[in-house]
RNA sequence: UAUCCAUCACGACCGGCUGAGGGACAGGCCCGAUGACGCCGGGGCAGCCUUCCGGGGAGCAAUCCGCGGAAAAGGUGCCAAAUCCUGCGGACUCCCCUCUGGGGAGGACCGGAAGAUGGAGC
Numbered sequence: 001u002a003u004c005c006a007u008c009a010c011g012a013c014c015g016g017c018u019g020a021g022g023g024a025c026a027g028g029c030c031c032g033a034u035g036a037c038g039c040c041g042g043g044g045c046a047g048c049c050u051u052c053c054g055g056g057g058a059g060c061a062a063u064c065c066g067c068g069g070a071a072a073a074g075g076u077g078c079c080a081a082a083u084c085c086u087g088c089g090g091a092c093u094c095c096c097c098u099c100u101g102g103g104g105a106g107g108a109c110c111g112g113a114a115g116a117u118g119g120a121g122c
Base pairs, nucleotide, nucleotide: 001121003120004119005118006117007116008115013042014041015040016039017038021031022030023029025087026086027085028084043079044078045077048075049074050071051070052069053068054067056065057064058063083114088111089110090109092106093105094104095103096102097101
């Protein structure tokens, strides 16, 4: 870091330093001098990479690919709020109007976009 794949409703905080903005972007709504954000130290969560077990599938085989479960030493990641919510399209429900149509509202709906993280790849 063009690109590809997977995941994103769970979970997990203390101390020190610093001192004004922060939550990617826009709108909203929040966090913040009772010190946010950030940095450092420690702790934790999770289980992507990794290892093991079970049971399937493909293959002549070596081996490979889903599914379920377990572990946590190492590499990452994460520890306000669903990725804080929405953003584009659709379905549904409700409402309004000048009603072959048009407009508006709603939410743990479906898909997408954007973003984040990991693993490939370059």